The RNA shown here (Lysine riboswitch aptamer) has 159 nucleotides and comes from a mouse gut metagenome.
The RNAcentral record of the sequence draws on MGnify.

RNA sequence: GAUAGAGGCGCGGCUGCCAUCAGUAGCUCCCCGGACACGUCAGACAGCGUGGGGAGGGAAAGGGAAAGCCGCCGAAGCAGCCCGCCGCUGUCUGGCGGAGGGUUCGCUGGGCCGCCGGAGAAGAUCCGGCGGACUGUCGCGGAAACGCGGAGUGCUGUC
Numbered sequence: 001g002a003u004a005g006a007g008g009c010g011c012g013g014c015u016g017c018c019a020u021c022a023g024u025a026g027c028u029c030c031c032c033g034g035a036c037a038c039g040u041c042a043g044a045c046a047g048c049g050u051g052g053g054g055a056g057g058g059a060a061a062g063g064g065a066a067a068g069c070c071g072c073c074g075a076a077g078c079a080g081c082c083c084g085c086c087g088c089u090g091u092c093u094g095g096c097g098g099a100g101g102g103u104u105c106g107c108u109g110g111g112c113c114g115c116c117g118g119a120g121a122a123g124a125u126c127c128g129g130c131g132g133a134c135u136g137u138c139g140c141g142g143a144a145a146c147g148c149g150g151a152g153u154g155c156u157g158u159c
Base pairs, nucleotide, nucleotide: 001159002158003157004156005155008073010072011071012070013069014068015067018064027056028055029054030053031052032051037050038049039048040047041094042093043092044091045090046089076108077107078106079104080103081102082101083100085098086097087096088095109135110134112132113131114130115129116128117127118126119125137150138149139148140147141146
């Protein structure tokens, strides 16, 4: 260097289903009300809409648990920078959220638990940081049990 593998509460994707979102939004009817105001992410301009209560009927997207299937073992996730795109009424300047492409000798062995921060409607879930024990692997020490240390640019087999 090539190739084949291992880690285990392992990783990612897709599908249907279920719960959530939510008795919310919008819709219909009735009652009270009527604006130099209020709402629409912020400001400017333009536009659109109108508030409150009751009754009826009543979603979806995004996010998710578990399951099945598929692809896998830097699996994958994240961060910085650059570039479009989508949503938040339109334009401009910003902001927030989302998805994608490029880039960097960037960070993380793996899941679990706890705390903190961010995203989120959320006590779901996801992401990051820190701590803890566990686990695979290699090195060192040891008779062993085990201890200490390292990182996937690693480890094991074959060539």